Small-subunit ribosomal RNA, 5' domain from Arachis monticola, 477 nucleotides, folded computationally. Model confidence (mean pLDDT): 84 of 100. The source organism's lineage runs through Eukaryota, Magnoliopsida, Mesangiospermae, Papilionoideae and Arachis.
Context: one part of a larger RNA
C1' cells in the first nucleotide's frame, strides 16, 4: 500500500449487484424439506330397480427415495491433481436382431377371535395381479464337444395403435480397478513389517489382486527419508506481487469423506444408504414399569458457547428433477421477498448570485487578521422524497397460466424540501495556534512527548484527509 465470510467505536440518505455460524462434528421444542402411479391389481364409498358410470385410496405391486440439498469430523491416502492402462459393471435412455407356449400354489388388504398402557402385534379363514412358482423351447455359460444350469406379462383404445415385459449385440453417459509423476512439518522419530514380499492348490468378487485361507519359499520398505508424531479435506481458483514466486482454498464449480458415536449386512442396475433396517453405546422423551420412541453437518428456528454472522417468509410462475400414457402432483432443489453500510460499485445532501467583507466565535503587536461567499438575501432546479395517475417484459407461436408486484419504469403535482460525518494535524505524513495542567494527568505504530512560556497530553478556534462511511484491532502478501 493492497485484501478480508471480518469484529468493535462513532455515525448514518437511497439504489443496484453480491455476501453472511469461521467458534462448539455442541445439544435441539415445532413446522415443513420424497414422492408418484387407479392407463399393474383386488377392495370400500356414492348412485341406480338392475346394468353401466363416477370417485376414493389404508393394502399387495412398480418406479423413485443412491439423485437434488448440507457439513470438512476424519484423511498425509491412488484421497486429490495431471498423464495412462486393462481384468469390469451398468436401471433409464439410443441403435439393432429374436421371442412372449402351458400350468399352479399364495398373502396382504378384508371379516371373525385375540394379546398390549402404547407402539408393534398374534390365530382362523377368503381373495386378485405387471407380485410369486413349476413346465417347455429360446438365448448365454465352453477352442470344441459333452454334462449342468436355465426366461417371459400385461395394460389401454372400437379400431389402427401405443405403452410395458423376456433374451441377446453394439453405443452414449455413469460407475467400480490399476499404474507413472507430484501433493505439508517435524531425524531431539532410524530402523520398520509376519498376510508382511513372492509362489502353487483352493475359495471369493461384476473385476484384477494375500482380497481370503492351506502349503512353500524368505522376502518386501528405508538416508532419493521407510517407520512414528503432528497438522490438514484436495483441485479450478483467490489474494498479493513487475516477476519469480507466497499465502489462502468462504461463496461458484470438480472430486473425495462424513451423517448422535462404533459394528453390521438387507434390497437395489447403483447405498454397505443413514429424514431405511439390526446390534452396541451416550443422551432425550413417553410409559399404566411389562416395555416403546428419536437423531437438523436439509430450510426456517431455540438455547449454548462466542467478538461475531439474517425471516419459524412467499411460490411453484420460471429453470431443473422424481413419478404418471396425459391431466397432474410433489418439490425449504431453485427462483423470489425480508434483515445487515458486510463488500463492491453508482448517486444525493443543492446550483447560480450575493461584501455593509454584518453579528457571533478565535486570534492580536489593538490597527487588523481569520471563519468568509460561507451564512442571511435574491432568482433557479427537483437527482432523491412526498402525493396522484398509468403500469410491464420475464410466458416458453391457438388460448389459458406471474410468486416477485401494483414491483421496475413513466406522467403530473408540491416545496431545499428528507439527507455529514469520522479520523488526523512533532517527525515519518497533508495540516498550527491559543488556553488548561506541570515527569501530575495522559498520548503513543516506531522515534519519543509532559518536570510552568508543550505546534506530541486535555478543551477550543482553524487546518488537513477520506467520505455514507471513517477509525482501530485481528489475519495475509
Nucleotide at each position: 500500500g493492497g485484501a478480508u465470510g471480518a469484529a468493535c467505536a462513532c455515525u448514518g440518505g437511497c439504489g443496484g449487484c453480491a455476501u453472511a455460524g469461521c467458534u462448539u462434528a455442541c445439544a435441539c421444542a415445532u413446522g415443513c424439506a420424497a414422492g408418484u402411479c387407479g392407463g399393474a391389481c383386488a377392495g370400500g364409498a356414492a348412485g341406480u330397480g338392475g346394468u353401466g358410470u363416477u370417485u376414493c385410496c389404508a393394502g399387495u405391486g412398480g418406479c423413485a427415495g443412491a439423485c437434488g440439498g448440507g457439513u470438512g469430523a476424519g484423511u498425509a491416502a491412488c484421497g486429490c491433481g495431471u498423464a495412462a492402462g486393462a481384468a469390469c459393471c451398468u436401471g433409464u435412455u439410443c441403435u439393432u436382431g429374436g421371442g412372449a407356449g402351458g400350468g399352479g400354489a399364495c398373502c396382504a388388504a378384508c371379516a371373525g377371535c385375540u394379546a398390549g398402557a402404547a407402539a408393534c402385534g398374534g390365530c382362523u379363514g377368503c381373495u386378485a395381479a405387471u407380485a410369486c412358482c413349476c413346465u417347455c423351447u429360446a438365448g448365454g455359460u465352453u477352442g470344441a464337444g459333452g454334462a449342468g444350469u436355465a426366461a417371459a406379462a400385461g395394460g389401454a383404445g372400437g379400431a389402427a395403435u401405443c405403452c410395458g415385459c423376456c433374451c441377446g449385440a453394439g453405443g452414449a453417459g455413469g460407475g467400480g480397478c490399476u499404474c507413472a509423476c507430484g501433493u505439508c512439518u517435524g531425524a531431539u522419530u532410524a530402523g520398520c513389517u509376519a498376510g508382511u514380499u513372492g509362489g502353487u492348490g483352493a475359495g471369493g468378487c461384476a473385476a484384477u489382486a494375500g482380497c481370503u485361507u492351506a502349503c512353500c519359499a524368505a522376502g518386501g520398505c528405508g538416508a532419493u527419508g521407510a517407520u512414528c508424531a503432528g497438522u490438514a479435506g484436495c483441485u479450478g481458483g483467490u489474494c498479493c506481487g513487475a516477476g519469480a514466486g507466497g499465502a489462502u482454498g468462504a461463496u461458484c464449480a470438480g472430486c473425495c469423506a462424513c451423517a448422535c458415536u462404533g459394528g453390521g449386512a438387507c434390497u437395489g442396475a447403483g447405498a454397505c444408504a443413514u429424514a431405511g433396517c439390526c446390534u452396541a453405546g451416550a443422551c432425550u422423551c413417553c410409559u399404566a414399569c411389562g416395555g416403546g420412541a428419536g437423531g437438523c453437518a436439509g430450510c426456517a428456528g431455540u438455547g449454548g458457547g462466542g467478538a461475531a454472522u439474517u425471516u419459524u417468509c412467499c411460490g411453484u410462475a420460471a429453470u431443473g428433477g422424481a413419478c404418471g400414457a396425459a391431466a397432474g402432483c410433489c418439490u425449504g432443489a431453485c427462483a423470489a421477498a425480508g434483515c445487515a453500510a458486510u463488500g463492491c460499485u453508482g448517486c444525493g445532501u443543492g446550483g447560480a448570485g450575493g461584501u455593509a467583507g454584518a453579528a457571533a466565535g478565535c486570534c492580536u503587536a489593538c490597527g487588523a487578521g481569520u471563519c468568509g461567499u460561507g451564512a442571511a438575501c435574491u432568482u433557479c432546479u427537483u437527482u432523491u422524497c412526498c402525493c396522484g395517475g398509468a403500469g410491464a417484459a420475464g410466458a416458453a407461436g391457438c388460448a389459458a397460466u406471474g410468486a416477485c408486484g401494483g414491483u421496475a419504469u413513466c406522467c403530473g403535482g408540491g416545496g431545499a424540501a428528507u439527507a455529514a460525518g469520522c479520523a488526523u494535524c512533532g517527525g515519518c505524513u497533508a495540516a498550527c495556534u491559543u488556553u488548561g495542567u506541570g515527569c501530575c494527568a495522559g498520548c503513543a505504530g516506531c522515534c519519543g512527548c509532559g518536570g510552568u512560556a508543550a505546534g506530541a497530553c486535555a478543551g477550543a478556534g482553524g487546518a488537513u484527509g477520506c467520505a455514507a462511511g471513517c477509525g482501530u484491532u485481528a489475519u495475509c502478501c